[in-house]
Context: one part of a larger RNA
RNA sequence: CGUUGGAUUUCUGAGGGGAGUCUCCCACAGUACGAGAGGACCUGGGAGAGGAAACCUCUGGUGUGCCAGUUGUUCCUGUCAAGGGCAGCGCUGGGUAGCUACGUUUCUUUAGGAUAAUCGCUGAAAGCAUCUCAAGCGAGAAGCCGUCCCCAAGAUUAGAAAUCCUUCCCCGCCUUUGGUGGGGUAAAGAUCGGUCGAAGAUGACGACCUUGAUAGGCGGCCGGUGGAAGCCUCGUAAGAGGUUAAGCCUAGCCGUACUAAUAGAUCAAAGGG
Numbered sequence: 001c002g003u004u005g006g007a008u009u010u011c012u013g014a015g016g017g018g019a020g021u022c023u024c025c026c027a028c029a030g031u032a033c034g035a036g037a038g039g040a041c042c043u044g045g046g047a048g049a050g051g052a053a054a055c056c057u058c059u060g061g062u063g064u065g066c067c068a069g070u071u072g073u074u075c076c077u078g079u080c081a082a083g084g085g086c087a088g089c090g091c092u093g094g095g096u097a098g099c100u101a102c103g104u105u106u107c108u109u110u111a112g113g114a115u116a117a118u119c120g121c122u123g124a125a126a127g128c129a130u131c132u133c134a135a136g137c138g139a140g141a142a143g144c145c146g147u148c149c150c151c152a153a154g155a156u157u158a159g160a161a162a163u164c165c166u167u168c169c170c171c172g173c174c175u176u177u178g179g180u181g182g183g184g185u186a187a188a189g190a191u192c193g194g195u196c197g198a199a200g201a202u203g204a205c206g207a208c209c210u211u212g213a214u215a216g217g218c219g220g221c222c223g224g225u226g227g228a229a230g231c232c233u234c235g236u237a238a239g240a241g242g243u244u245a246a247g248c249c250u251a252g253c254c255g256u257a258c259u260a261a262u263a264g265a266u267c268a269a270a271g272g273g
Stems, first nucleotide, its partner, number of pairs: 001154001005165007015151004021049007033038001050108006059101004066094005071087003075084003112145002118139004168184007189267004193209005214260003217256005223249003230243005
């Protein structure tokens, strides 16, 4: 921009894409078959490999704004102590959320239809025979069309349903109950603006904007680390014990308007009966 008034939401599905895999075991059955050796079809049940998707309860990984230990330092907080900076996050031991696989769950299926090779029925040409590049009628594949999953009305053949708003004003031209072109007001709604996000390069998408829990702060909880500092006791000291499951704590959960989402602006109709 189009979809012939303007919108919001939910659909239909023309069309397109994806998936489609394989192995082993058990029963039937040591049966059919076979002199024996050997050894099934069919049918039913089970396990797995590979692949795919989703997810983070568990098991692990990561976790450079969490906690602890520890070395060096000519640095900083005046000094001791306690901390901080730097040294690959200095190194080391753990680790929340998130993200992940090595983890978990699910799927990898099943109707139906038309067929291939092939197997048939009826049956002439050709008194027989014949499944038939004769008429007619069947069976028959991991393959085809579908069934399953995803996208999808720019599908210009531009679809459907529900709901919302509107049924105006002015000007020019055509020759008038009207048609056509331009402008204005502004509804539903949308955009801008703002606080943000398990959304994201930016657009986009989604939540919220005081009639508010959107983010921060604060409170509580979960969870992590693992016993803070100060003081007291013991020890010459390094250090140990007590106060003390202490102190500190990121992204998580619940709550709470304390802070910030203020105020607003712009765009956006005139059709049909």